The RNA shown here (small-subunit ribosomal RNA) has 1367 nucleotides and comes from an uncultured bacterium. RNAcentral holds the sequence, with entries from ENA. The prediction has a mean pLDDT of 85.
RNA sequence: GGCAGACGGGUGAGUAACAUGUGGGUAUCUGCCCUUUGGCCUGGGAUAACACGAGGAAACUUGUGCUAAUACCGGAUAAGUCUUUACGGAGAAAGCUUUAUGCACCAUUGGAUGAGCCCGCACUUGAUUAGUUAGUUGGUAGGGUAAUGGCCUACCAAGGCGACGAUCAGUAGCUGGUCUGAGAGGAUGAUCAGCCACACUGGGACUGAGACACGGCCCAGACUCCUACGGGAGGCAGCAGUGGGGAAUAUUGGACAAUGGGGGCAACCCUGAUCCAGCAAUGCCGCGUGUGUGAUGAAGGCCUUAGGGUUGUAAAGCACUUUCACUGGUGAAGAUGAUGACGGUAACCAGAGAAGAAGCCCCGGCUAACUUCGUGCCAGCAGCCGCGGUAAUACGAAGGGGGCGAGCGUUGUUCGGAAUUACUGGGCGUAAAGGGCGCGUAGGCGGUCUUUUAAGUUAGGCGUGAAAUCCCCGGGCUCAACCCGGGAACUGCGCUUAAGACUGGAAGACUAGAAAACGGAAGAGGGUAGUGGAAUUCCCAGUGUAGAGGUGAAAUUCGUAGAUAUUGGGAAGAACACCAGUGGCGAAAGCGGCUACCUGGUCCGAUUUUGACGCUGAGGCGCGAAAGCGUGGGGAGCAAACAGGAUUAGAUACCCUGGUAGUCCACGCCGUAAACGAUGUCUGCUAGAUGUCGGGGGGUUGCCCCUCGGUGUCGCCGCUAACGCAUUAAGCAGACCGCCUGGGAAGUACGGUCGCAAGAUUAAAACUCAAAGGAAUUGACGGGGGCCCGCACAAGCGGUGGAGCAUGUGGUUUAAUUCGAUGCAACCCGAAGAACCUUACCUACCCUUGACAUCCUUGGAAGAAGGCAGAGAUGCUUUUGUGCCGAAAGGAACCAAGAGACAGGUGCUGCAUGGCUGUCGUCAGCUCGUGUCGUGAGAUGUUGGGUUAAGUCCCGCAACGAGCGCAACCCUUGCCAUUAAUUGCCAUCAUUUAGUUGGGCACUUUAAUGGGACUGCCGGUGACAAACCGGAGGAAGGUGGGGAUGACGUCAAGUCCUCAUGGCCCUUAUGGCCAGGGCUUCACACGUAAUACAAUGGUCGGUACAGAGGGUUGCCAACCCGCGAGGGGGAGCCAAUCCCAGAAAGCCGAUCGUAGUCCGGAUUGUAGUCUGCAACUCGACUGCAUGAAGUCGGAAUCGCUAGUAAUCGCGGAUCAGCAUGUCGCGGUGAAUACGUUCCCGGGCCUUGUACACACCGCCCGUCACACCAUGGGAGUGGGUUUUACCAGAAGUAGUUAGUCUAACCGUAAGGGAGACGAUUACCACGGUAGGAUUCAUGACUGGGGUGAAGUCGUAACAAGGUAACCG
Repeated sequence: GGCAGACGGGUGAGUAACAUGUGGGUAUCUGCCCUUUGGCCUGGGAUAACACGAGGAAACUUGUGCUAAUACCGGAUAAGUCUUUACGGAGAAAGCUUUAUGCACCAUUGGAUGAGCCCGCACUUGAUUAGUUAGUUGGUAGGGUAAUGGCCUACCAAGGCGACGAUCAGUAGCUGGUCUGAGAGGAUGAUCAGCCACACUGGGACUGAGACACGGCCCAGACUCCUACGGGAGGCAGCAGUGGGGAAUAUUGGACAAUGGGGGCAACCCUGAUCCAGCAAUGCCGCGUGUGUGAUGAAGGCCUUAGGGUUGUAAAGCACUUUCACUGGUGAAGAUGAUGACGGUAACCAGAGAAGAAGCCCCGGCUAACUUCGUGCCAGCAGCCGCGGUAAUACGAAGGGGGCGAGCGUUGUUCGGAAUUACUGGGCGUAAAGGGCGCGUAGGCGGUCUUUUAAGUUAGGCGUGAAAUCCCCGGGCUCAACCCGGGAACUGCGCUUAAGACUGGAAGACUAGAAAACGGAAGAGGGUAGUGGAAUUCCCAGUGUAGAGGUGAAAUUCGUAGAUAUUGGGAAGAACACCAGUGGCGAAAGCGGCUACCUGGUCCGAUUUUGACGCUGAGGCGCGAAAGCGUGGGGAGCAAACAGGAUUAGAUACCCUGGUAGUCCACGCCGUAAACGAUGUCUGCUAGAUGUCGGGGGGUUGCCCCUCGGUGUCGCCGCUAACGCAUUAAGCAGACCGCCUGGGAAGUACGGUCGCAAGAUUAAAACUCAAAGGAAUUGACGGGGGCCCGCACAAGCGGUGGAGCAUGUGGUUUAAUUCGAUGCAACCCGAAGAACCUUACCUACCCUUGACAUCCUUGGAAGAAGGCAGAGAUGCUUUUGUGCCGAAAGGAACCAAGAGACAGGUGCUGCAUGGCUGUCGUCAGCUCGUGUCGUGAGAUGUUGGGUUAAGUCCCGCAACGAGCGCAACCCUUGCCAUUAAUUGCCAUCAUUUAGUUGGGCACUUUAAUGGGACUGCCGGUGACAAACCGGAGGAAGGUGGGGAUGACGUCAAGUCCUCAUGGCCCUUAUGGCCAGGGCUUCACACGUAAUACAAUGGUCGGUACAGAGGGUUGCCAACCCGCGAGGGGGAGCCAAUCCCAGAAAGCCGAUCGUAGUCCGGAUUGUAGUCUGCAACUCGACUGCAUGAAGUCGGAAUCGCUAGUAAUCGCGGAUCAGCAUGUCGCGGUGAAUACGUUCCCGGGCCUUGUACACACCGCCCGUCACACCAUGGGAGUGGGUUUUACCAGAAGUAGUUAGUCUAACCGUAAGGGAGACGAUUACCACGGUAGGAUUCAUGACUGGGGUGAAGUCGUAACAAGGUAACCG
């Protein structure tokens, strides 16, 4: 000096764009490469390196001097080239060398490659972004570029874009492809490939073929570094690597051997492109961790019903094999001639040894796989549903099992399932969803025939649709993943040829859609003006007198100043009874006395006319109930607000008395309603029946038929989740519009538009929940309805609640007052009987294999009796005693001692249970099989008409049958018969005080067996039924009376303290023994009884009649004693024999005389009796004395319907003793029931429901507290953007008077030209002021959401107790 540094490599910030994709176009350029033609002549002046200096800390700068070229500059030449007024003008070159068919150079032709520019189409979200644009759109001329062009400048015109979404804002590199999906789609754009953009941030040009240039330059800015403070340097989004951030992402490796790139003639050099290696199970693929045999089913683990099962042929053991890994050896292909980083790698051979090599998740359902222990709404799990509160297959662990496997599980993301945005492929009556209604613009869609065109459409051909990927067929690595070759495909776009049905365009014609003309018809259709009567209120006058109004009942209110009532007259405003009708009209809202005028629409009839003029309808325009607003009128009645009176716990309500806006009119706003048929408009098609309104036609004319248009009901097909709809569709189709996409937040906030305001319209999100919702089903419930029953009410009788007492409970007290039962259905209950015992509780004293059971060892029979200590348990001690079986060892039973297994527990859990029981309820119900109906839950049967005590029976019926219940069978009682006859009975015969005895078994009775009653008979009613009513007969009549008997189920009803039992707990005590105490307290409250308050009675005397029971540890007679409780006594009885045992009320007589009594008997004193070891705490009874409350009971409440209530006594169980309780027994013996309105409970049918742990349900709002997100908010701080202005670096372009300069011209002066400087224009950074938008933050404030047990009420769901709801 030349070429390359514009390639290769990285990244995705920006970009919504001709950036990209696809298909076209051309006014252009293109180094190196290929190709065509021609050329390569002749001169000149410099300069780097270098040398010598100078400045500077450095970077670097600079002076003088020398020199070369393929560096630079003249001249010549010009085939072709460029330019031009087509005459003319302009412009080139370079040599080197190894001497070759070399390389280079200049001009030029064509190509290839690459690039520039233009266009059609495709290409994200938001309308809470609707208008935007001044070089903007176009033209002319010029400039500029390689080239078109407002690309730039001047002038002219006023255009351009936009609802087919401009502009603005958000987000984003695009594509081939990738993931998913049946597809259509949806999501995405790592790796590989194409394009674009960027290179610290912003601006700029230079050089060059190509850049406005990642590892070039200049400037500005931020940052980092160096500095001598004067100045300088830098840009990993290249490969490694560092820091930071982060949940998270690798080595400062080898080599240019291969493939490729650049330079060079080449040798060769460069290449973190690339090829390899390293790290990471990150993904895909392949392989291994052994194979066979092996039952004493080993040991251990786990479970167990204690037998066993399981882990499990699993292991061990025995016999084999060596893939992988390891060791040693050989050792590639990749390399067409040389060259191998990988690499001593792949592969091959040999060797040793089962050797070095298994984990993760899960086991409640979905979803394959189960047990034990621990834990106890704790700890924890969880994808959804949901597990966990003492028996957890759901937590944790273990054993076992299931799945996958060098992986497994979790988390995040995308698609699928999701027809859950629906093009393929959804909907809108009630689930979310039809605009309140019409007119109409754009748009969408559009009747019949002919011709034409060829935009859509269809077919063929051509081009393109890069490669890779996907798919198919082959091939190569041992297989596969992977790689290679070929094919198909790329569903698209463009060009071209053809077709002419259909859609569209053009032209012509038609009448079936639509409209018009003519003649009739109905109508609360609209507007304006006038007019009428009834009623209300007020005013005036008359009559008349004490009330009137009003209500569930009242009061406020009006009235003796004359109301209400009534008669006459007058005024005013508003609304129009009857007619009046699922009748009419209107688009909807809506429209109602009568008359007139103006006016819109509809229907019918028969012809004529126009000739598709039509349908729908985003925006737009208009109408639009009530309430409300503005201005001015009007104002009788009604009536928000308001006042008063009531009601009520309260009552800012419902009810009442008043009463203002308003309601009415005119004009103007508002623009919403559950504006509903919850059903958009239009057109066509698809069985009928019946009513009604308007018109027309016909007939056999008191009526009927046909037809058009409206308006209802019922009903096929069809549709629907069902309900239901059904020619007036919610059916079958077409056209167009509106709307929906889980509930709440919310029709709210912000923004916009409209409005005077009220507000309307458009319309979110955060956050939160797993639902919200529809229709239907079964129940339950209702201050819903119908039918029916029950001592449910009513009618009656007697009570409770008041008194004292008994008893149980609560509470209180206590060392303990043991425990349980708690509405009905706990409370004289467990308890059929607490002085000790019972006894479970308390206080003391004791025992520990135990008071009781089984087993083992040793000793002894067992046992009986006494003494001492002690409260006793117990301790010490003495005496007596020696049995039974026997094979002679021992055994059975019993006692004592010892050791351990174990005993024991009235300790807990009745919400782990069995069994038993209560209750609804002795109510009439509860179910099943088959069939049928319904998508289903379910229904039917079982409902209906009658009837019954009854789901009892009859009839009917898509049901037919059956079961558990009802009834009957059983017991007892009432009548009769037969059999039998002692302890029972006695008519006849004897006998007796006495059925006492003989005798008898007729009667009574007893106790066994039978009969009898069945609506069987008659009459009536009824449906010729079932049945009911009446009657006869009968002892009894319609289940004769009573009992036993309790369906499916409900109440987690009661009981672990009867018993049994799982689990848990205690084990010198929560077990066992024993003494004393307690369960018996006592201000009080409640329940249940007994006794009374008296004369239907008390007291006294006399006298009569039962039934059913009990009795030997017993009942106990006669007789005697005691006033009596009782004592003595002893006969009889193991009971139809004897005893308890005199029944009482009743009846006869006497007395009391209405009183706290001759009622009542509590309480207390005293004296006794009995039982019992023992009556103090704490028994019963007796005598005497005492003589309280109480004179019939508030609110409320209970029982009973006939031998019942009421009343009277008797007996039993328990029990030593103790009964007003309880279970039985008989005596006397009523009243009332019209009836089902009401209260309570129940049954059936029906209705509503937001209830389903089912009305003791559900549920709303304020307030208080905590937390969360969000709106407003004086403002504050950022980001983005915009307008106006200031400013102006570098650079380019223009100008240039200053300074400087080798080539050319000129002899020289100088000229030309250039450089520097200056200046102008443009312009980055920066600055000032104003706006727009967005994010963050903000005292305070608004509502919202969420949150086991807060407050106040009770708004809604039933007729929700005032029907609810919309504006």